A computed fold for a 61-nucleotide RNA, annotated as Fluoride riboswitch aptamer (crcB RNA motif). It was read from a public genome assembly, where an Rfam model found it.
[in-house]
């Protein structure tokens, strides 16, 4: 140098923050959404669940 294998850890999963859980990735990684006339335009703050926080619609006090 290279390859295997243990142990530990980090980190990513289309817009925030916390928890559970999955999954993927080991820094040359995981992951950067759709539609389209190419100008534009559409949905969602979750990879799911919960809840906070913003933001949007409608009613009601």
């Nucleotide at each position: 140098a290279u390859a295997a294998g243990a142990a530990u850890a980090g980190g990513u999963g289309a817009u925030g923050g916390a928890g559970u859980u999955c999954a993927c990735c080991u820094u040359u990684a995981a992951a950067c959404g759709c539609a389209c006339u190419u100008a534009u335009g559409c949905u969602g703050a979750u990879g799911a669940c919960u809840c906070c926080u913003a933001c949007a619609a409608g009613g009601a006090a």